[in-house]
Molecule: FMN riboswitch aptamer (RFN element)
Organism: Myceligenerans indicum
């Protein structure tokens, strides 16, 4: 220095007015933006993770005398949103402008932003640390 391997660590945002029995849910306005890519920086180009669903001929674990049964994995499918102009070699990425999205329950009323599942999961990472091998 480089590999391998364990452990850890790694998300943001709801404030005023308003209508109303009741609303951080609706209406004005206000705020927020995970990772890897990529001819030059990305919430709306490709794709990944979270949430949902499914199935099984596999694989763990638990329960049962046995049939079977739960739970994870692994597969799979499902999942949102961009133009215009200017630079320039090169940008849906910069810079101007004007738009537009946001899983599930749950709630005195409908929720990116409040509760909850969740002291979970979790891509990814030239973050940290321990071991080992060259």
């Nucleotide at each position: 220095u480089a590999c391998g391997u364990g452990c850890u660590c790694c998300g943001g945002g709801g404030u005023c007015g308003g209508u109303g029995u009741a609303a951080u849910u609706c209406c004005g306005a206000a705020c927020c933006g995970g990772c890897g890519g990529u001819g030059a920086c990305a919430g709306c180009c490709c794709g990944c993770g979270a949430c949902c669903c499914g199935c099984g001929a596999c694989c763990u674990g638990c329960c049962u005398c046995a049939c079977g049964g739960c739970a994870g994995g692994c597969c799979g499918g499902u999942u949102g949103a961009c133009c215009u102009g200017g630079u320039g070699a090169a940008a849906u990425u910069c810079c101007a402008g004007g738009g537009c999205c946001g899983a599930c329950g749950g709630u005195g009323a409908a929720a990116g932003u409040c509760c909850g599942g969740a002291u979970g999961g979790g891509a990814g990472g030239a973050a940290g640390c321990a071991c080992g091998u060259a």